[in-house]
RNA sequence: CUCUUAUUAAGAGCGGCAGAGGGACUGGCCCUACGAUGCCCGGCAACCAUUCGCGUUUAAUUUCUAAACAAGAAAGGUGCCAAAUCCAGCAAAGUACUUUGUACUUUGAAAAAUGAGAG
Numbered sequence: 001c002u003c004u005u006a007u008u009a010a011g012a013g014c015g016g017c018a019g020a021g022g023g024a025c026u027g028g029c030c031c032u033a034c035g036a037u038g039c040c041c042g043g044c045a046a047c048c049a050u051u052c053g054c055g056u057u058u059a060a061u062u063u064c065u066a067a068a069c070a071a072g073a074a075a076g077g078u079g080c081c082a083a084a085u086c087c088a089g090c091a092a093a094g095u096a097c098u099u100u101g102u103a104c105u106u107u108g109a110a111a112a113a114u115g116a117g118a119g
Base pairs, nucleotide, nucleotide: 001119002118003117004116005115006114007113008112013041015040016039017038021031022030023029025089026088027087028086042081043080044079047077048076050074051073052072055069056068057067058066059065085111090108091107092106093105094104095103096102097101
């Protein structure tokens, strides 16, 4: 970098450093010297693998035991900590406006991000 797959309306500091940009892209709309982005500390979460495991089921059964599932806990690999992935970008359907169009709503897709797996 490409492919497959899952998720993306919850959650997360009034800290330190340093100083002008940032929210992927485009359009909008926002954040920002009352300090953005970044780094450190701190925190959140539970995708992955590990350990423990309230408990349930099955087999066997006096007991010991084995297998499957599993609330929860711990430390780890990642990730995340403005706004729904901030909203829309393509298509379809519906509604309104007297018409080719615009606005709104819904659904699906695309794109993006992150995890896991593969190349």
The RNA shown here (SAM riboswitch aptamer (S box leader)) has 119 nucleotides and comes from Sporosarcina sp. E16_8. The sequence was found by an Rfam model in a public genome assembly. The coordinates come from a structure-prediction model, not an experiment, and the mean pLDDT is 79. The source organism's lineage runs through Bacteria, Bacillota, Caryophanales, Caryophanaceae and Sporosarcina. Rfam family: SAM riboswitch aptamer (S box leader). Rfam describes the family as follows. The SAM riboswitch is found upstream of a number of genes which code for proteins involved in methionine or cysteine biosynthesis in Gram-positive bacteria.